[in-house]
Context: one part of a larger RNA
RNA sequence: CACCGCCCGUCAAGCCACGAAAGCAGGGGGCGUCCGAAGUCGCCGAAGCAACCUUUAAGGAGCUAAGCGCCGAAGAUGAACUUUGCGAUUGGGACUAAGUCGUAACAAGGUAGCCGUAGGGGAACCUGCGGCUGGAUCACCUCCUU
Numbered sequence: 001c002a003c004c005g006c007c008c009g010u011c012a013a014g015c016c017a018c019g020a021a022a023g024c025a026g027g028g029g030g031c032g033u034c035c036g037a038a039g040u041c042g043c044c045g046a047a048g049c050a051a052c053c054u055u056u057a058a059g060g061a062g063c064u065a066a067g068c069g070c071c072g073a074a075g076a077u078g079a080a081c082u083u084u085g086c087g088a089u090u091g092g093g094a095c096u097a098a099g100u101c102g103u104a105a106c107a108a109g110g111u112a113g114c115c116g117u118a119g120g121g122g123a124a125c126c127u128g129c130g131g132c133u134g135g136a137u138c139a140c141c142u143c144c145u146u
Base pairs, nucleotide, nucleotide: 003109005106008102009101011099013096014095016093018091019090020089023086024085025084026083027082028081031078032077033076034075039071041069042068043067047064048063049062052060053059054058112133113132114131115130116129117128118127119126120125
C1' cells in the first nucleotide's frame, strides 16, 4: 500500500477458560442420640487376707476381689454446615490470514452523530421522547487581531 479505504453485529467452524445445572463421589470441623473398652474416683463389700489392737476358736481396724455409679477412647447412627472433584444440558466471554448475511459507524458516511429512556427487529440496528455538539453547509449578529 491512503474510499477498490476503514469498519460493526448476528450466524457457522475450531480452541480455551469461566458461570448455572437434576444429581453423583470424596474431604473437614463440630452437634444430637445409642453403645461403651482401659482406668482413676465414689458407693457397697455376706466373699478373701500376712504384718496393727484385743486375744488367740474368734472379734475389731485395715486392705482386696466381685457388684453398682459418674467421667470416659473407639464404634454405630441422624440432621445440618463447609469444602473439593465429576456432571447430561445450558449461558455468555476471550482468541483464531482468506466462511455466511447484511452496511450500523468513520466524509453532511449518503436519514448528522452521540447520551439517557421506552417499544420493536435475523443482525449490525430502527422508531418515539428528552438532552449534548465532540455536526458539515449557507445567511446574519457581536467581539478580537491585522
Molecule: small-subunit ribosomal RNA, 3' minor domain
Organism: uncultured Planctomycetaceae bacterium